[in-house]
Context: one part of a larger RNA
RNA sequence: ACCUACGAGUUACCGUCGUUGGCCAGGUUAAGUGUGAUGACGCACGUAAGCCGAAGCGAAAGCGAGUCUGAAUAGGGCGUCAGAGUCAGCGGUGGUAGACGCGAAACCAAGUGAUCUACCCUUGUCCAGGUUGAAGUUCCGGUAACACGGAAUGGAGGACCGAACCAAUAAGCGUUGAAAAGCUUCUGGAUGAGGUGAGGGUAGGAGUGAAAGGCCAAUCAAACUUGGAGAUAGCUCGUACUCCCCGAAAUGCAUUUAGGUGCAGCCUCGGGCGUUCCCUGUGUGAGGUAGAGCGACUGAUUGGAUGCGAGGGCUUCGCCGCCUAUCAAGUCCAGACAAACUCCGAAUGCGCACAGGCCAAGCCCGGGAGUGAGGGCGUGGGUGCUAAGGUCCACGCCCGAGAGGAGAAGAAUCCUGACCAUCGGCUAAGGUCCCUAAAUUCCGGUUAAGUUAAACUAACGAAGUGUGGUCCCGGUGACAGCUAGGAUGUUGGCUUGGAAGCAGCCAUUCAUUCAAAGAGUGCGUAACAGCUCACUAGUCGAGGGACUAUGCGUGGAUAAUACUCGGGUAUCAAAUCGGAUACCGAAGCCAUGGGAUACUUUAAGUAUCGGUAGGGGAGCAUUCCAAUUGCCUUGAAGAUGAGAAGCCAAUUCUUGUUGGAGCGAUUGGAAACGCAAAUGUAGGU
Numbered sequence: 001a002c003c004u005a006c007g008a009g010u011u012a013c014c015g016u017c018g019u020u021g022g023c024c025a026g027g028u029u030a031a032g033u034g035u036g037a038u039g040a041c042g043c044a045c046g047u048a049a050g051c052c053g054a055a056g057c058g059a060a061a062g063c064g065a066g067u068c069u070g071a072a073u074a075g076g077g078c079g080u081c082a083g084a085g086u087c088a089g090c091g092g093u094g095g096u097a098g099a100c101g102c103g104a105a106a107c108c109a110a111g112u113g114a115u116c117u118a119c120c121c122u123u124g125u126c127c128a129g130g131u132u133g134a135a136g137u138u139c140c141g142g143u144a145a146c147a148c149g150g151a152a153u154g155g156a157g158g159a160c161c162g163a164a165c166c167a168a169u170a171a172g173c174g175u176u177g178a179a180a181a182g183c184u185u186c187u188g189g190a191u192g193a194g195g196u197g198a199g200g201g202u203a204g205g206a207g208u209g210a211a212a213g214g215c216c217a218a219u220c221a222a223a224c225u226u227g228g229a230g231a232u233a234g235c236u237c238g239u240a241c242u243c244c245c246c247g248a249a250a251u252g253c254a255u256u257u258a259g260g261u262g263c264a265g266c267c268u269c270g271g272g273c274g275u276u277c278c279c280u281g282u283g284u285g286a287g288g289u290a291g292a293g294c295g296a297c298u299g300a301u302u303g304g305a306u307g308c309g310a311g312g313g314c315u316u317c318g319c320c321g322c323c324u325a326u327c328a329a330g331u332c333c334a335g336a337c338a339a340a341c342u343c344c345g346a347a348u349g350c351g352c353a354c355a356g357g358c359c360a361a362g363c364c365c366g367g368g369a370g371u372g373a374g375g376g377c378g379u380g381g382g383u384g385c386u387a388a389g390g391u392c393c394a395c396g397c398c399c400g401a402g403a404g405g406a407g408a409a410g411a412a413u414c415c416u417g418a419c420c421a422u423c424g425g426c427u428a429a430g431g432u433c434c435c436u437a438a439a440u441u442c443c444g445g446u447u448a449a450g451u452u453a454a455a456c457u458a459a460c461g462a463a464g465u466g467u468g469g470u471c472c473c474g475g476u477g478a479c480a481g482c483u484a485g486g487a488u489g490u491u492g493g494c495u496u497g498g499a500a501g502c503a504g505c506c507a508u509u510c511a512u513u514c515a516a517a518g519a520g521u522g523c524g525u526a527a528c529a530g531c532u533c534a535c536u537a538g539u540c541g542a543g544g545g546a547c548u549a550u551g552c553g554u555g556g557a558u559a560a561u562a563c564u565c566g567g568g569u570a571u572c573a574a575a576u577c578g579g580a581u582a583c584c585g586a587a588g589c590c591a592u593g594g595g596a597u598a599c600u601u602u603a604a605g606u607a608u609c610g611g612u613a614g615g616g617g618a619g620c621a622u623u624c625c626a627a628u629u630g631c632c633u634u635g636a637a638g639a640u641g642a643g644a645a646g647c648c649a650a651u652u653c654u655u656g657u658u659g660g661a662g663c664g665a666u667u668g669g670a671a672a673c674g675c676a677a678a679u680g681u682a683g684g685u
Base pairs, nucleotide, nucleotide: 001685002684003683004682005681006680011097012096013095014094015093016092017091018090019089020088021087022086023085026052027051028050032045033044034043035042036041056063057062066078067077068076069075100238101237103235107228108227109226110225111224112223118202119201120200121199122198123197124196125195126194127192129161130160131159132157136153137152138151139150140149141148165189166188167187170185171184172183173182204220207215208214241619242618243617244616245615246614251264252263253262254261255260265371266370267368268367269366270365271364272363273362276361278357279356280355281354282353283352284351285350291344292342293341298338299337302334303333304332305331306330309327310326311324312323313322314321374399375398376397377396378395379394380393381392382391383390404415405414406413419594420593421592422591424590425589426588430584431583432582433568434567435566439581441580442579443578444577445576446575452570453569460555461554464552465551466550467549468548469547470546471545472544473543481539482538483537484536485535487512488511489510492506493505494504518533522531523530595609596608597607598606599605620674622671623670624669625668626667627666628665629664630663631662638658639657640656641655642654643653644652645651
């Protein structure tokens, strides 16, 4: 992992609702007794019990269709009237019990453990060999006597080196091991607070601990065994046959509440009401949003004009006075802002009434729920960075619980809501060169960048190119090119070492000759020189120039599996913009056939039939029981093939082989009644 077997809403009692039945203003017995049957049953009693109902009100005494409050014959509260209950069976559901099943970590009680290990007690035992050489003593020296010195002797030490023994520093190996802690090498102690044997002691909130929360039998921040015990689990997982109808929620309020629960909301079933629902129209209302506005308030606010007043400067003995690159009230002109501003003010939405349409719905009472983690997109906002696949609201759609087509692929984007069948048809979104169904379709532009054919990119840069607009020049010859000229006063003045058109400053930047020529556009020189431009003539012969708007392109341009538009590839496109006609394309719509559900005019007519949680309905199968009725050694059940039947659902029937002894059908009844999942349990492979 697979197969087989087992494996989870049960039972009792008490409520409540529905349903079936008995009796009915009544209904009904309990324990028990008697009696008849013979397994657990019938009948009768129990009965002037009890319980529920037929009367209520009051705290109660109590009164009673009333009663209580009250001083009240007041008012008010609860009742009376329209009347149905009760006892059983069954079903739904609630409560009490383990209460659908499995699952804690824990808590408590009584016991069992110190053969492991910790410490202690008693009594034994063990420590090769080597080294060092304390005190003391002896002798000699020495002293007044000590002290002191030397040499021997001596053999101390939590002394030294190092086996046994004990330990465990480092590394390697081992890691389904040889081993649930080991092996190898190195290492620490090795006469000591040493190692070790035997016997004994201390016990669970207790022991023991040279102290690590260590150890207390492979178990320790409280051992193990049994019991309380099916502890509790607002948590996780699992919860078993079929078909049909409907079909949610992820919200509000509250909560020692936030992943739970209560009530409401939304779903379903039964009963009742009978158009109340919804849509449209008309009429009539409330409102302060969008917008707008602010000489209409509250605030905020830009520029200009004017300049009350102030600051600064000048002046004065002082008062005056004069000036201003400063501030600035008010007024005027122009402009403009606001969620918590409003002189104003929509569209939608909402309330009420009536009418029309529609047959979908709506409301009330009762039984049963689930939900109370939501999510994406669009729109209006708050928050955030006008960040987030962010977060919090509101309105709508979708996913959730929705299959099909498009988007290469893809919960929620676009199209469209799947009862079943068809080798029928038409369309939607989206497509029509090939992969790949359908146009290499038609008309007119744009793009040359493979831009593009997916998405998404800016400021800024550029004689890319298309289409407009405004203005200027032009056969009295423009623009570009070529030829020639581009002069004189003068090297203008100043400055300067120099400054001559061309470092810089100044300016009536003048005047003259001219076809024209600046007191000079740039290059250049130390300064000159030199080149060039403006300007002019000639040549040439038809458009040229400036600004601006806009379309498509260009640079800017950078990411991780592969050069990628999904790919191949595509250039009067298969790109892009505008227009046209066809076609393809879905579980949409239509056609044909069939089924189910609901309603009804019962003619076959209309509508409906995606679906998670969940509600309701109808069935299939298993075991046993009762009654009736059958099959079987001429072969039951079971096993295994084949063939049929059935809303081709659960399932059923016939038959071959095997098997070798029991087993069905019908109508009812009763359940230890259906397995794919629970890291399910056991066995097998």
This is a predicted structure of a 685-nucleotide part of an RNA (large-subunit ribosomal RNA, domain II). Its Rfam family is "Bacterial large subunit ribosomal RNA". Gene Ontology terms of the family: ribosome and structural constituent of ribosome. The sequence was found in a public genome assembly.